[in-house]
Context: one part of a larger RNA
């Protein structure tokens, strides 16, 4: 001088773009924050309308509706969204290696999709619980389970050959012989088969299903560098180091284990204590460097505390289980629910940090064939001068100079063109009237054009035409209308530093960043006129270069 995720004093017109619990990862009331498929499945209400019988208590039918709510089953729920507690560590970060691997959806290319089977929720019915929940019998469905067929490639045992090679192995070609797979929706349709006007179990589009290769894309493992302080931490270490042999994973490995040798780190700092997430940046600085690491992205860690595994391509899993702990609730005491470090939102704590808000219209995600459903991701919108940045508070004329105010050496200076008074102008605010862009897609309709098919039916690609859809927000933005009218402050003026005079106070009260002022004329306290610097902001602290 810069700078900030800033605080506080005073002070505050406007709008644009950001940004806002740095402390208690303290506790949490309440709403929301993950679903979705009826084109895998079986069942399947009510109410309100209405209609018909009625003994007037009510009974029965249609609609509501194959709707709701709930169940089997698939996908999601490892993403997205949050903190930053731990970690000084192959955690990051850069640049390798996997011959030691793994990858659902998604692409692209082969090949299949065949014959059977038992159950079992939902549901009745009966019971146990105060609730949380739970038991029994009994019926039933699938794209849910299970057998069985077929079998390339893989792998499993045992051969042969080619080529690479880091010499450990690897690709790739053959040969016997074990082992392993599938499920069906929906729309069309009679060519074919079968039953025969017509429609299936047939055939056809599609979407799904299975198995192999390959590809993307995302990850696991390894390794070289690089990565805070302390030596007032010098020795550390028994799964320790290595080796066979084993189990284990996707997979290398003492990751575990059995047995063997006695290693292995360390002053180029090991052990151990302290701090601390890491970077891409971010301030600052002529650089060098040095401080940092909020908002945005990447990667890691955690999800009450601490531990474990399940399920699944993926987790040891923020709104999943399970066991222990601390904590709060309910309770019929027997026994049960709970995790805001998502979004709002309360207490606490603290100098300090926001709304219990609107929409899924746009991007993006899940499911869905799609319409759509979900979505506190996300788009906005409020609050906050907290920051950045830009406009306004008015232009013009107008005295040898009103008035008041200070000051005077009383002659006069000074505020000062400043005002007023004339002329304009119309930013912003205010009013009123018009009004977006952000949208294209999806879908439906129609038209043509191509491909599949037996087919002009359905279906899929293309092109085109109409037709649907905006939270923000009647906002941005434009016209019009009236009006100088609503809109300036803050710090300082001794010297570093630009800005001086009068009163008051009298080493008091008091200033102060350093030097230093103040005891009777104080440019240094306090006021007041006047000035200087900034400016809707000014100072003051706090921090870092």
């Nucleotide at each position: 001088g810069a700078a900030c995720g800033a605080a506080c004093g005073c002070u505050g017109g406007c709008g644009g773009c950001g940004u806002g619990c740095c402390u208690a990862a303290c506790a949490c009331a309440u709403g929301c924050a993950a679903g979705u498929c009826g084109a895998a499945c079986g069942a399947g209400a009510a109410a309100a309308c209405u209609c018909c019988c009625u003994u007037c208590g009510g009974g029965g039918g249609g609609c509501g509706a194959g709707u709701a709510a709930a169940g089997u089953g698939g996908c999601g729920c490892a993403c997205g969204g949050g903190u930053g507690a731990g970690u000084a560590a192959c955690a990051c970060g850069u640049g390798g290696g996997u011959a030691a691997c793994c990858u659902g959806c998604c692409c692209u290319c082969g090949g299949g999709c065949c014959c059977g089977g038992g159950a079992u929720a939902a549901c009745a019915c009966c019971u146990c619980g105060a609730a949380a929940g739970g038991g029994g019998u009994g019926c039933u469905a699938a794209u849910a389970c299970c057998g069985g067929a077929u079998a390339a490639g893989a792998c499993c045992a045992c051969g042969g050959g080619u080529u690479c090679u880091g010499c450990g192995g690897a690709a790739c070609c053959u040969g016997c012989g074990g082992c392993c797979a599938a499920a069906g929706g929906u729309g069309g349709c009679c060519u074919c088969u079968u039953c025969a006007u017509g429609a299936a179990a047939g055939c056809u589009a599609u979407c799904a299903c299975c198995u192999g290769a390959g590809g993307a894309u995302g990850g696991g493992c390894c390794c070289g560098c690089g990565c805070a302080c302390c030596a007032u931490u010098a020795g550390c270490u028994u799964g320790u180091u290595g080796g066979c042999g084993g189990g284990g994973u996707a997979a290398c490995g003492g990751c575990c284990c059995a047995c063997c040798a006695a290693g292995g780190c360390u002053g180029a700092g090991a052990u151990g204590g302290u701090u601390a997430g890491c970077u891409g940046g971010u301030c600052u600085g002529a650089g060098a460097g040095g401080a940092u690491g909020a908002c945005c992205a990447g990667c890691c860690a955690c999800a009450c505390u601490g531990g474990a595994a399940c399920u699944g391509a993926g987790a040891c899993a923020c709104g999943g289980u399970c066991c222990a702990g601390a904590c709060u609730c309910c309770u019929a005491c027997g026994g049960g629910a709970g995790g805001c470090a998502g979004c709002a939102g309360u207490g606490g704590g603290g100098a300090a940090u926001a709304u219990u808000g609107c929409g899924c219209a746009a991007u993006g995600g899940g499911g869905g064939a799609a319409a759509c459903c979900c979505u506190g991701a996300c788009g906005c919108a409020g609050c906050a001068a907290c920051g950045c940045c830009g406009c306004g508070u008015g232009g013009g004329u107008g005295a040898a100079g009103a008035a008041g105010g200070c000051c005077c050496u009383c002659g006069g200076g000074u505020u000062g063109u400043a005002a007023a008074g004339c002329c304009c102008u119309g930013u912003c605010a205010g009013g009123u009237g018009g009004a977006a862009c952000g949208a294209a897609a999806u879908c439906a309709g129609g038209c043509g054009u191509g491909g599949u098919u037996a087919a002009u039916a359905c279906c899929c690609a293309c092109g085109u035409c109409u037709g649907u859809u905006g939270a923000c927000g009647g906002u941005a933005c434009c016209g019009c209308c009236a009006a100088a009218g609503g809109a300036a402050g803050c710090a300082c003026c001794g010297g570093c530093c630009a800005a001086c005079u009068c009163c008051g106070u009298g080493c008091c009260a008091g200033c102060a960043g350093c030097c230093g002022c103040g005891g009777u004329a104080a440019u240094a306290c306090g006021g007041a006129g006047g000035g200087u610097g900034c400016a809707a902001g000014c100072g003051u602290u706090g921090u870092u270069c």

Predicted 3D model of a 545-nucleotide part of an RNA (small-subunit ribosomal RNA, 5' domain) from an uncultured bacterium. The full RNA is in RNAcentral, with records from ENA. It matches the Rfam family "Bacterial small subunit ribosomal RNA".